[in-house]
Transfer RNA from Blautia glucerasea, 74 nucleotides, folded computationally. RNAcentral holds the sequence, with entries from ENA. Its Rfam family is "tRNA". Rfam links the family to the GO term triplet codon-amino acid adaptor activity.
RNA sequence: GGAUCUUUAGCUCAGUUGGUUAGAGCGACCGGCUCAUAACCGGUAGGUCGUUGGAUCGUACCCAACAGGAUCCA
Numbered sequence: 001g002g003a004u005c006u007u008u009a010g011c012u013c014a015g016u017u018g019g020u021u022a023g024a025g026c027g028a029c030c031g032g033c034u035c036a037u038a039a040c041c042g043g044u045a046g047g048u049c050g051u052u053g054g055a056u057c058g059u060a061c062c063c064a065a066c067a068g069g070a071u072c073c074a
Stems, first nucleotide, its partner, number of pairs: 001073007010026004019057001028044005050066005
């Protein structure tokens, strides 16, 4: 320098042929249980879906550029 893949909650990820409230597990916090802790049970908070722009009546989802990460080629 070139190619491919990837970016969604603190972490690991799901989310489809674009359609009306964006989710799970773990973690955090509150409560229950216990003499107490862990485990277990219930609940709460936490996201401008990497950034910018474009197409569309409408996008986490399509297109482009840019940024971070991974792999391969040179």
About this RNA: The coordinates come from a structure-prediction model, not an experiment, and the mean pLDDT is 81.